[in-house]
A computed fold for a 67-nucleotide RNA from Thraustochytrium sp. LLF1b, annotated as transfer RNA. The organism belongs to Thraustochytrium, within Eukaryota. RNAcentral holds the sequence, with entries from ENA. Its mean pLDDT, the model's own confidence on a scale to 100, is 85. It matches the Rfam family "tRNA". By type it is a transfer RNA.
RNA sequence: GGGAUUAGAUCAGCGGUAGAUCGUGUGAUUCCAGAUCACAAGGUCAUCGGUUCAAAUCCGGUAUCCC
Numbered sequence: 001g002g003g004a005u006u007a008g009a010u011c012a013g014c015g016g017u018a019g020a021u022c023g024u025g026u027g028a029u030u031c032c033a034g035a036u037c038a039c040a041a042g043g044u045c046a047u048c049g050g051u052u053c054a055a056a057u058c059c060g061g062u063a064u065c066c067c
């Protein structure tokens, strides 16, 4: 100097109500379990400021990790 930081994990989302897959819980099915199906829970979007009617998204500082 460049890149990354978003759900328990892996990652989308690139100014206008935060999502997917896996995992987890509950229910259905099953003698039980698994598989399958349905539903649900789970997020101060690393952090502090700024810009904007509106910020995960743009700008600056800081922190951690990678090159």
Base pairs, nucleotide, nucleotide: 001067002066003065004064005063008022009021010020011019016053024040025039026038027037028036046062047061048060049059050058